[in-house]
c-di-GMP-I riboswitch aptamer, 84 nucleotides, folded computationally. Of the family's consensus pairs, 95% are formed in the model. The prediction has a mean pLDDT of 86. It was read from a public genome assembly, where an Rfam model found it.

RNA sequence: AUAUGUAAAUGGCAAACUUAUGGAAACAUAAGGACGCAAAGCCAAGGGCCUAAACUUUGUAUAGUAUGGUAGCCGGCUACCAAG
Numbered sequence: 001a002u003a004u005g006u007a008a009a010u011g012g013c014a015a016a017c018u019u020a021u022g023g024a025a026a027c028a029u030a031a032g033g034a035c036g037c038a039a040a041g042c043c044a045a046g047g048g049c050c051u052a053a054a055c056u057u058u059g060u061a062u063a064g065u066a067u068g069g070u071a072g073c074c075g076g077c078u079a080c081c082a083a084g
Base pairs, nucleotide, nucleotide: 004082005081012037013036017032018031019030020029021028022027035072041077042076043075046074047073048070049069050068054065055064056063
C1' cells in the first nucleotide's frame, strides 16, 4: 500500500413505529425510539425501484412520462481501527 473483518479499542449511524413540520404524492427534516449496519459516510450526470402534481394521448383511467424521490437495492468515490 492492497486485500480482509473472527479479537480489541475509540466511537459512529439509526429500521419499524409515534409526534410535529414541509410536500400532490413518493418521501424529507426535527424529537423520541433501535431493526439492524465495517462504510447504514458522500454521489441521484450509470442501472434498478417508488411517486405522478404538471403535462401528453384519447381508448378518459387501475394509462404514459421525472422535471420529484430513494444511497438501509446494485454501482462509483472516500475513510477509522488492526487481532491473525